[in-house]
Context: one part of a larger RNA
Molecule: small-subunit ribosomal RNA, central domain
Organism: Owenweeksia sp. TH135
């Protein structure tokens, strides 16, 4: 580097928007820059090639020709792509309309449990285990009832549901706010598709400052089990779980599957939409189970890993190691980016 891959074997960026870039529908003009075609220049010689020829062969040399796959200028050619100019609706937007959902934010209310505190009834016990004990209780606990305060998380519905770019999203309800489908074919007229750099957002832990602190529990302490037990099991119990505000910036962030578009047999189950009296049909998603085809095989199969197309990312034996230097980022924790000796 040709080339060959990225579900499970190295390999898909954790998600979207976007700038360069690369790509890019239809129909008619016109250009003639890519493209192609012919002519003229030039491409030094020697080397390679071809053919004759010279030394006894041969290597090696002599001559000629072919190349020299390039450039430059000039004359055409115009199907393709590129410029320009115009027209198009089917790609993409937008408009009306109906609909749908745990999509977001941001108040307010609601009940069940816990856990405290008052108070009543009540007595000797409770609690935990495999079994214990440490704990808690005559200063009256556990349990029961009554009022009161706290924070937090919402049983049923609840589904193999639905929704969001991904992360994620669940009690009712109110403002905001934002998207999807379908229906109409009414406007706009290729305004499209990737998308390197950048930007935003981003579980769960963890950082700052200030709140809050009911339950749960990393560290801790103790009681057990043990040869030991810095564990599992049990009593406690602080960070932390929550909220504002700023940071971090990574997960098995997974469908371990980039993202757009076009095509390629079916069944069935479901959501939302449209038509229909239904039967069903159709659009857009959600699942299953199979045809072709793929695939090492497990499987996959219209929500493709099937046949193509276009653009990004990314792999190239194991360990060393996501380590070391640097460098950039964070308050730090650490994050990105990222190797070589040596070794099999």
């Nucleotide at each position: 580097u040709u080339g060959g891959g990225u579900u499970u074997a190295a390999a898909g960026g954790g998600u979207c928007c976007g700038u360069a870039g690369g790509c890019g529908g239809a129909u008619c003009g016109u250009u003639a820059a890519g493209u192609c075609a012919g002519u003229g220049g030039u491409g030094a010689a020697a080397g390679c090639c071809u053919a004759c020829c010279g030394c006894u062969c041969a290597a090696c040399g002599g001559u000629a020709g072919a190349a020299c796959u390039g450039c430059c200028a000039u004359u055409g050619a115009u199907a393709c792509u590129g410029g320009c100019g115009a027209u198009c609706u089917u790609g993409a937007g937008u408009a009306u309309g109906u609909a749908u959902g745990a999509a977001g934010u941001u108040g307010g209310c609601g009940g069940a449990a816990u856990g405290u505190g008052u108070g009543g009834u009540g007595u000797a016990g409770c609690g935990g285990u495999g079994a214990a004990a440490u704990g808690c209780u005559u200063a009256g606990a556990u349990a029961u009832c009554a009022c009161a305060c706290a924070g937090a998380a919402c049983a049923c519905c609840g589904a193999u549901u639905g929704c969001g770019a991904a992360g994620g999203c669940a009690g009712c309800u109110g403002a905001c706010u934002a998207a999807u489908a379908c229906a109409u074919a009414a406007c706009u007229g290729a305004c499209g598709c990737u998308g390197a750099g950048g930007g935003a957002c981003g579980a769960a832990a963890g950082u700052g400052u200030g709140g809050g602190g009911a339950u749960c529990a990393a560290a801790c302490a103790g009681g057990a089990u043990u040869a030991g037990a810095u564990a599992c099991c049990c009593u406690g119990g602080u960070a932390g779980u929550c909220c504002a505000c700023a940071c971090c910036g990574u997960a098995a962030a997974c469908g371990a599957u980039g993202a757009u578009c076009a095509c390629u047999a079916g069944a069935u189950u479901u959501u939302g939409g449209u038509c229909g009296c239904a039967a069903g049909a159709u659009c857009a998603g959600a699942g299953u189970c199979c045809a072709a085809g793929c695939g090492a095989a497990a499987g996959u199969g219209u929500u493709u890993a099937g046949u193509g197309a276009u653009c990004c990312a990314c792999c190239u034996g194991g360990g060393g190691a996501g380590u070391a230097c640097g460098u950039c980022c964070g308050c730090a924790a650490g994050g990105a980016u990222g190797a070589a000796a040596c070794u099999c």